A computed fold for a 127-nucleotide RNA, annotated as FMN riboswitch aptamer (RFN element). The sequence was found by an Rfam model in a public genome assembly. The coordinates come from a structure-prediction model, not an experiment, and the mean pLDDT is 82.
[in-house]
């Protein structure tokens, strides 16, 4: 100096008012929320993670579980400032997996006391 070969911890937010109805935090309406890294400060740029699908390997009597790979993967414009901003300021928009439910869910319940991009601290293998 340094952990892609160590350990520990952390690591996703939000339905409040009104309306209709037998029934809705699910519909209508006004509100509300925004993971991680990069970059002039980003839900909408670029990349990543989570969910889902398929294949494959290992384990299992089996149901199935885990690993790996591939696929899939939503949504923004205008004006202003500036050397630089789809990131700031102003304005107007838009988006949000799967399963469940007396009625259709970004916000309720569930998989999930899970997983995880990654962040921090310690150690000091290694060079």
């Nucleotide at each position: 100096g340094c952990a892609u070969u160590g350990u520990u911890u952390c690591g996703g937010g939000g339905c409040g008012g009104g309306g209709u109805g037998a029934a809705a935090u699910u519909c209508c309406u006004c509100a509300c929320u925004g993971g991680c890294a990069g970059u002039a400060c980003a839900g909408u740029c670029u990349g990543c993670g989570a969910a889902g699908u398929u294949g494959u390997u290992u384990c299992g009597c089996g149901a199935g579980a885990a690993g790996c790979a591939a696929c899939c993967u939503g949504a923004u414009u205008c004006g202003g400032u500036g050397a630089a901003a789809u990131u700031c300021c102003g304005a107007a928009a838009c988006c949000a997996a799967c399963g469940g439910u007396u009625a259709a869910a970004g916000u309720c319940c569930g998989g999930a006391u899970g997983a995880g991009a990654g962040a921090a601290a310690c150690u000091g293998a290694c060079c």